This is a predicted structure of a 93-nucleotide RNA (c-di-GMP-I riboswitch aptamer) from Paraliobacillus quinghaiensis. The sequence was found by an Rfam model in a public genome assembly. Its Rfam family is "c-di-GMP-I riboswitch aptamer". Rfam describes the family as follows. GEMM was predicted in a large-scale screen for bacterial structured RNA regulatory elements. Rfam links the family to the GO term cyclic-di-GMP binding.
RNA sequence: UCUCGAUAAAGGCAAAGCUUGGCGCAAGCCAGUGACGCAAAGCUAUAGGGGCUAUGUGGAUUAUGAUUACCACAUUGCUAGCCAGUUACCGAA
Numbered sequence: 001u002c003u004c005g006a007u008a009a010a011g012g013c014a015a016a017g018c019u020u021g022g023c024g025c026a027a028g029c030c031a032g033u034g035a036c037g038c039a040a041a042g043c044u045a046u047a048g049g050g051g052c053u054a055u056g057u058g059g060a061u062u063a064u065g066a067u068u069a070c071c072a073c074a075u076u077g078c079u080a081g082c083c084a085g086u087u088a089c090c091g092a093a
Stems, first nucleotide, its partner, number of pairs: 004091002012038002017033003021030003036081001042086003048083002050079003054075006060067002
C1' cells in the first nucleotide's frame, strides 16, 4: 500500500412505527421520538443501470359513458438504507 473486518478502542449513522408537527398533487423530504439494521447507512441524482412519482401521448380494457387499476414512451420530480462512482477513521487475525 492492497485485501480484509475482531465479543478490540474511540466515536458515528438511524428502518418501520409514532406526532391535534411542517412542506409537497404525489413519490418523497424536514423536525422530534424510536432502534430494524449499517464498516462507508459519509458524499455524489448534471453525464452508468434500476426503482418510484406526477403530467402528457399511445396501447390495452370496456363497448361508446369512460378508466381508480394495467403496459409502453416522453417530460417532471424523488430515491445513495437498490446497484454504482468517489473519499475516508481504527487495526486483531
Notes
The source organism's lineage runs through Bacteria, Bacillota, Bacilli, Bacillaceae and Paraliobacillus.